Transfer RNA from an Alphaproteobacteria bacterium, 76 nucleotides, folded computationally. The sequence was found in a public genome assembly. Model confidence (mean pLDDT): 81 of 100. Rfam family: tRNA. By type it is a transfer RNA.
RNA sequence: UUUCCUUUAGCUCAGUUGGUAGAGCAAACGUUUGAUAAGCGUUAGGUCGCUAGUUCAAAUCUAGCAAGGAUUACCA
Numbered sequence: 001u002u003u004c005c006u007u008u009a010g011c012u013c014a015g016u017u018g019g020u021a022g023a024g025c026a027a028a029c030g031u032u033u034g035a036u037a038a039g040c041g042u043u044a045g046g047u048c049g050c051u052a053g054u055u056c057a058a059a060u061c062u063a064g065c066a067a068g069g070a071u072u073a074c075c076a
Stems, first nucleotide, its partner, number of pairs: 003070005010025004019056001027043005049065005
C1' cells in the first nucleotide's frame, strides 16, 4: 500500500428471500435432596459497532467512519 473477513444478550455463536431478533453456557428464581453438586422447569437479559441513505418495511441492501483479524505488494 492492496484486497478480503469479522462486529448480534454477560461469554461463545446462529439468523435461509428485507417482513414478530434466537440458541447453548452463565445469572436469578423454583423444583429435587437430610444438605450440596448434578438434573428438570421458569424468568430476566438486545442502540443487531456508529452515522447517513434506499424502502411501506433494514441485523439483512448501499455509502462513509470506528475497532479487530487475515492477505498482498512496489520503482531506480